Large-subunit ribosomal RNA, domain I from a Candidatus Peribacteraceae bacterium, 536 nucleotides, folded computationally. It matches the Rfam family "Bacterial large subunit ribosomal RNA". The literature on the family includes a 2002 paper in BMC Bioinformatics by Cannone et al., "The comparative RNA web (CRW) site: an online database of comparative sequence and structure information for ribosomal, intron, and other RNAs".
[in-house]
Context: one part of a larger RNA
C1' cells in the first nucleotide's frame, strides 16, 4: 500500500404493507346569489398551537324522525372537570326551522378589504348631554302615481359541458406568401343542460323515406387541395329516443280614433300542398288528447336506519390459534375487513327481507283548465315583401372561384301570388318532389357531483403537485412549488442500581423478539473502522 475474509459503523435499496391515488362501468341528482353568493377575515373549546366544526344563541340552539348505554371531534392512547345508564332519553345520525360578528357584488358616505365616518327613527341608560343596541338610508331599469313616492326586477360567481358577435400567432408545409395551426387559444351571454327541431328535406329517374339529435357503418371513400402539406363529406343502412303544435291573413263581432273610409285594438275564425282555409249547403255535440296546475291521492326512489343462519372450557405447536389433527354445523349468507399467524360458524358484515314524522324526485290516477271532427260545392277572397331572385363584393358549407349549385351578410336593384312558387350542385326541358320570407317543443346526446362495483391500474424516486399541500419556501406581481409513510400483538415506551455535568452507555425489568428502544419492520451497494490471512 494492494486483494480477500470476518465484526462493527454508515446509508436507506430491496421485500412486505397501506388512512392514498388512477381508470372505467352503473345509478341517482344537478346552479348559487340583494332572504346578502363563491371566497375569506377575525374569533369561539377549562387546557400553547394547528385541523375540523360552529358564530357573541359560537365544537352549539329548537322540532320531528332514527338509534342509543355510554359520551365530552382530530393530532391526542394527556391532564383536570363534567353529562347519561331503562328513561323525565346523554351522546351519535337524519330532515326542517333558529341563530349567523366583519370583509367581500357589498349597497348610507369613505377606504390601504376584515377599517373610519354620517343621517333619520326607535329602544335602554342619564336631570340632560356624551355612551350603547335595533331597523332604515347605493345605483340602473321597468310598471303605477300629477308629485311626494310605492311595487318588482338587475347586479356577483362559476377550472367542466352549450350557443354566438369578434379573433390570434408560434407551428407544419422540412424555407415562405395561398393553405396549415384554427374558427383552436382568447373577450361576451345563459342553462342544468344548452343548441337543433315538425320539410319551400332527402331521395329517384322503375320504387322510396318522413321532425330534430347523438352512436355505429358508409369511410379515411366520393371529394377538395401552391392536386404540396394536409383538410374531408352526405345519402343510404342499422341502433339510442321518439311528440307534434301555436300564430299572420281572408271573413265575422264589438272598441277606439279622426282626415267618413280608412287605421289601431279585443273577441271568434283559421294554420295547409294527393293544396288548405274564408265562403255556401249538409251533417255532428261525442270521443280522445296535452308538454299547463301554489290542488288531492297512489307507488316507487333518494336523504337516517332494522332484522339477518351456524362450534368445541378436546389433542399438539407457539407469546398468541385464525395452523395442524378430532368430532360437528349454517349456506338465498364460502363478497370483503377485522380480531395476537390462513377464521363460512368469534366481531363487523354478506345474501334475503323490512323501514320515514320531515324534506326532495320520476311516473301513474283523480279534479280543475286548455285542446280536438268529417262532408260536398266552387264565381269571388287569403295563405308571412323590400322579401325570394339578380348584379358586385366578402363569408359559411369537406368544397381554396372553380361547371359552383346551396346558405348567410354589406351595398346597388327587385319578382310573382295558386293557370301561383322553391328544389332536385352551371343552365334548359320533361318530370319528381316540397310549400320560404313568424313563433315554440320533452327524450334519446355534453359536463358535473354523490354512492355503489369493478380493475392483466401503482404502491411511498411509483399512484393525483399533495398517503394530505397548494402547505413550507421562493418572486413586488403575475406566477412557481417541495420534502416528509412503517416501534409492538399490547406502550408493557426500561421501576431500580452504577459511570457522567448532560448526552450517552453498562446492568436489570417489560417484551416471542431491544442487533424490535421512539434516529424504532426488514436493511442491498457505495463507504469508513477494526481484526486476522496473502501480496509488494
Nucleotide at each position: 500500500c494492494g486483494c480477500a475474509u470476518c465484526a462493527c459503523a454508515u446509508g436507506g435499496a430491496u421485500g412486505c404493507c397501506u388512512c392514498g391515488a388512477c381508470u372505467c362501468u352503473g345509478c341517482a341528482c344537478u346552479c348559487c346569489g340583494a332572504c346578502g353568493a363563491a371566497g375569506g377575515a377575525c374569533g369561539u373549546g377549562g387546557c400553547c398551537a394547528g385541523c375540523u366544526g360552529c358564530g357573541a344563541a359560537a365544537u352549539g340552539c329548537u322540532u320531528c324522525g332514527g338509534u342509543g348505554a355510554g359520551c365530552c371531534g382530530c393530532u391526542a392512547g394527556g391532564c383536570a372537570g363534567g353529562c347519561g345508564c331503562u328513561a323525565c332519553c346523554a351522546g351519535c345520525c337524519g330532515a326542517a326551522g333558529a341563530u349567523c360578528u366583519c370583509c367581500g357584488a357589498a349597497u348610507g358616505g369613505g377606504g390601504a378589504a376584515a377599517c373610519c365616518c354620517c343621517g333619520c327613527g326607535g329602544a335602554a341608560g342619564u336631570u340632560a348631554u356624551g355612551u350603547u343596541c335595533c331597523g332604515c338610508g347605493a345605483u340602473c331599469c321597468g310598471c303605477c302615481g300629477c308629485a311626494a313616492g310605492g311595487c318588482g326586477g338587475a347586479a356577483g360567481g362559476u377550472c367542466a359541458c352549450c350557443c354566438u358577435g369578434g379573433g390570434a400567432a408560434c407551428u407544419g408545409a422540412a424555407a415562405c406568401a395561398u393553405c396549415u395551426c384554427a374558427g383552436u387559444a382568447c373577450c361576451g351571454g345563459g342553462g342544468g343542460a344548452a343548441a337543433a327541431g315538425a320539410a319551400a328535406u332527402c331521395a329517384a329517374g322503375u320504387c322510396g323515406a318522413g321532425a330534430u339529435u347523438c352512436c355505429c357503418u358508409g369511410a379515411g371513400u366520393a371529394g377538395u387541395g401552391g392536386c404540396g402539406a394536409g383538410c374531408g363529406a352526405a345519402a343510404a343502412g342499422g341502433g339510442a329516443a321518439c311528440a307534434g303544435c301555436c300564430u299572420a291573413a281572408a271573413c265575422c263581432u264589438c272598441g277606439u280614433g279622426c282626415u267618413u273610409g280608412c287605421a289601431c285594438g279585443a273577441g271568434g275564425g283559421g294554420u295547409u300542398g294527393c293544396a288548405g282555409g274564408a265562403c255556401u249547403c249538409c251533417g255532428a255535440u261525442a270521443u280522445c288528447c296535452g308538454a299547463u296546475c301554489a290542488u288531492c291521492c297512489c307507488u316507487c326512489c333518494a336523504u337516517a336506519g332494522a332484522c339477518g343462519a351456524a362450534c368445541g372450557u378436546c389433542c399438539c405447536u407457539g407469546g398468541a390459534a385464525c395452523g395442524g389433527g378430532c368430532g360437528g354445523c349454517g349456506a338465498u349468507a364460502c363478497a370483503g375487513g377485522g380480531u395476537g399467524a390462513g377464521a363460512g360458524c368469534c366481531c363487523c358484515g354478506u345474501a334475503g327481507u323490512c323501514g320515514a314524522a320531515a324534506u326532495g324526485g320520476c311516473g301513474g290516477g283523480a279534479g280543475g283548465c286548455g285542446g280536438u271532427a268529417g262532408g260536398a260545392g266552387u264565381a269571388u277572397c287569403c295563405u308571412a315583401a323590400g322579401u325570394a331572385g339578380g348584379g358586385u363584393c366578402g363569408g359559411a358549407c369537406a368544397c381554396g372561384u372553380g361547371a359552383a349549385a346551396u346558405c348567410c351578410g354589406g351595398c346597388c336593384u327587385g319578382a310573382a301570388u295558386c293557370c301561383g312558387g322553391g328544389u332536385g350542385g352551371a343552365c334548359c326541358a320533361c318530370c319528381a318532389u316540397c310549400c320560404a320570407a313568424g313563433g315554440c317543443u320533452a327524450a334519446a346526446c355534453a359536463g358535473g357531483u354523490g354512492c355503489a362495483g369493478a380493475g392483466a391500474u401503482c404502491a411511498a424516486u411509483a399512484g393525483c403537485g399533495g398517503a394530505u399541500a397548494g402547505u413550507a419556501c421562493c418572486g413586488u406581481g403575475a406566477g412557481g412549488g417541495a420534502a416528509a409513510g412503517g416501534u409492538g400483538a399490547a406502550a408493557a415506551g426500561c421501576a431500580c442500581c452504577c459511570c457522567g455535568g448532560a448526552a450517552g452507555g453498562g446492568g436489570g425489568a417489560u417484551g416471542a423478539a431491544a442487533c424490535a428502544g421512539u434516529c424504532u419492520c426488514u436493511g442491498a451497494a457505495a463507504u469508513g473502522u477494526g481484526a486476522u490471512g496473502c501480496g509488494u